This is a predicted complex of two RNAs, RNase P RNA and transfer RNA, with 469 nucleotides together. The coordinates come from a structure-prediction model, not an experiment, and the mean pLDDT is 76. It holds a member of the Rfam family "Bacterial RNase P class A". Rfam classes the family as a ribozyme.
Order: sequence, then structure tokens, then C1' cells
RNA sequence: GAAGCAAGUCGGGCAAUCGCUUUUACGAAAAGUAUAAGAGGAAAGUCCGAACACCGAAGGGCGGCGAGCCGGAUAACGUCCGGGCGUUUGUUUUUUUAGGAAAACGAGCGACGACAAGUGCAACAGAAAACAGACCAGCCGAAAGGUGAUGGGUGAAACGGUGCGGUAAGAGCGCACCGGCGCGUUUGGUAACAGGCGCGGCUAGGCAAACUCCUCGCGGUGCAAGACCAAAUAGGGAAACGUUUUUUUGAGCUGCCCGCUCAAUAGUGCGAAAAUUUUCGUACCGCGUUUCCGGGUAGGUCGCUUGAAUUGUUCGGUAACGAACAAUCCAGAUGAAUGAUUGCCGUCUGCCGUAAGGCGGAUACAAAAUUCGGCUUACAGACUUGCUUCUUAA
RNA sequence: UCCCUGGUAGCUCAAUGGUAGAGCAACCGGCUGUUAACCGGUAGGUUGCAGGUUCGAGACCUGCCCAGGGAGCCA
Repeated sequence: GAAGCAAGUCGGGCAAUCGCUUUUACGAAAAGUAUAAGAGGAAAGUCCGAACACCGAAGGGCGGCGAGCCGGAUAACGUCCGGGCGUUUGUUUUUUUAGGAAAACGAGCGACGACAAGUGCAACAGAAAACAGACCAGCCGAAAGGUGAUGGGUGAAACGGUGCGGUAAGAGCGCACCGGCGCGUUUGGUAACAGGCGCGGCUAGGCAAACUCCUCGCGGUGCAAGACCAAAUAGGGAAACGUUUUUUUGAGCUGCCCGCUCAAUAGUGCGAAAAUUUUCGUACCGCGUUUCCGGGUAGGUCGCUUGAAUUGUUCGGUAACGAACAAUCCAGAUGAAUGAUUGCCGUCUGCCGUAAGGCGGAUACAAAAUUCGGCUUACAGACUUGCUUCUUAA
Repeated sequence: UCCCUGGUAGCUCAAUGGUAGAGCAACCGGCUGUUAACCGGUAGGUUGCAGGUUCGAGACCUGCCCAGGGAGCCA
């Protein structure tokens, strides 16, 4: 110097003219004039977590949904930071005849509790696919048969390795060492975990983004929340259920049950029973709830932008982040403002030209809608930092 | 603002995690004097896209893209 990867920052500037929304001032006036302000890093997807508001301050069980290595940060989180373990890859070292293996360091990735509680799944190939099993070769045996050690071959995956004993031949069948797993203990660490020692033939395959089990968490609805004002009407019709005092019905606690809360709670006729005032059944009317049909309105104000806010400095912390002090006020639209045109400059680039320069083209993704913290996705180009590789020079 | 469903051949739809199929349409051949119908055959697939889990994904999980649908005023 170039390329790649990762992280972060910015994401055009100045001026003129004509418009739009809001604030403030003048003003009788939302006429008009002046003044000040006016999109983003993602405003997006609506995927998580909250604030805020209302529902009855919302209890218990089952179900359902979600989170899931450890520690920390935070209002909270599925986010972030640090660590552990696993895995992929690069470099170096050691080892091996080789293939390869191990260790250290760096970078990337990880939805990372449990399959040694139970159930389930594994096509094809293969002898056999998970209480094992036996095709060929082999070993033993006179044979029936035994064996599953050795070799073959299949597959994504084939039930430890070496040696000795043992046996008819064999096999963790027994033993020693090695590998793995579990349990106990100990050292370091807050912990995940790592190291050491001992015991157990325990040798236990994979899949939980399969059912499931374990631990923890979760009431619901969302600014069309919700409050107020104004306007309008047929305050209408139909159906179903209910109309009480222990019992019933409907509605609510957004699946079910319990439990709790709320509501109708008046009357008339007929029949029956006990009996002289009640009960039961039924019809009508009224009332309550739900559903459907029909009718009306498609307005305004608040919520609505001062907030886990922004900027700067200092301090604490490895970091995420936090604390203190100072300064600042930075869009609030609603058929929805934040725009259009022109000139100059900036960045990239094409053509012409020896050159100075000239003539063109491009300048991203995309735009608030209650507000924050994240995640994900889109993004022309520019800059900064770190790492890796290559090249050049000293 | 909140919520739900779907995307497979040109069209309409299937497929228990195990070689992606069916009907219609298309093309070729037969039958017929000819066409249709009928009979036989053939081709046609990034299972919307990209990752992941798994030995293996159309299906399971995550994120995007596209399409369709639903809810909320007063009395």
C1' cells in the first nucleotide's frame, strides 16, 4: 500500500424564491403580519420487554404459553457485558512410517437443564438398528449345534482398547493398565466448571426446534387504552335464557372446574296441591342478560410529548453500565405538515483532451402517529479502530 | 393498533420426518373420412426466500417476502 472480516461513527453542505404544520406576540378574529421550531438510524417489521390507561386491585386447581450453562448490568427483557463448556477454523509446538492425534494461542459460531425416570422414532442398505442379532469366511465339535472374540461388507449410526488368564472354542467371563461414564471426597473458583485421589465392570449409542420430566415466570385488553363536550334517532323489532332469599338463572374474572362478585327481584289470568294463605305448573305484561335485524353519528378538546430525556465534564467499574455536577428544551400532524424549483460547492463515475480543463450521469434505504429499552430486516457512499493474508521498502 | 390463516407442476388440491403425487390443462402416438370424446405414453417442481435442528425437512424451529381475512363508536 491492497484485499477480506469484525466493531463503531456519519449518511451531503450553503444560498435564493414559492408553499405547508405548530408555538409565541400584535390583533375583535383560526382575517392578516412578524417571530421561532419542524423525521430516522432504521421513523420499517410489529418480534420481545416495559411505562401509562381501563376492566371487579384480578383468589385456588387443571390446562395453556413462555424462559432455561454461570455471574453481572438493567425499570424490565428472549437484550447487553464478562466468564465456563462445546464446536468450526487458522497459526505454532510436540508426537506418529503415514493417515492422523494432542497441547497452547487467536478468530468465528452455539435455542447450552434432563435421553443414566418413562414412552416413542430411525426410510434405504445391511446378517443384525437398540429386552440385540448371525450372511459369508473363521474357531470348536463325530454330529446336532456352540461362539459373536477375528476378518469381510452395509449404513448417518454396529454395543470400549491392549495384554494375560480362562475355555471344547470363545466372550468384561475374571484380572492389570489405558479411555469413557457415574458416585464419593478434596483443592482452586462467588458460580458454571477445572484439576487431584478413591470406589463401582457401570461400559450406559443418537434424537427433547419428538411426547415428556424438572426449575422459574405469566390476569386480560391496548392511546380506536381512557376522560369530557357536542350532534343525531324509531330509547324500535325478533329469538333464547332467567326473574331469589339454603336451592335456581344469566353475566363477569378471554379455555375448563371451584370460589367470588354483580343483576332481575313488581303484577294479572287459568289449572293442580295443601289449605285460607302459600307452593307448583302454564300463558301474558314488565324487568335483566346475550345474539341477530333495523336506526343514528363518521365532529371537537384532553390524553400528547419534560422524559428510565439529550449534550458536556469528572469519577467508579475489565466491560455492559452507573454516580455526581453543569447546560439545554429538540415535530406533534389527524383525507394526516416537514415540500417544490433554481444556482454554487462536495463525493463517485463515463466520454473528450498531451495538459489545464470541458460536457454528461449518479448521489442510498426509506419517512413520525401514545412513549421508551432492545432485536431483526433494508441501506449509494465516506471515515475511524482492531485482526488476518499478500506485496513493497528499510 | 391488535389478531388469525395460507403459499407445493400452467390451474385446483394431496402427501405420518423417509424416492414429491392425483385430476384437469400441454405435447406425442393410436382410433376416425375429420374433429371431439375415448385409449396409450411423455415432459413439466429452487415445495415463496434464507438460515438452523436432524443421518434425513414440503412438514419441526427462527427470521424475512407475498397474499387473503377478522376485531373495536352511540342507543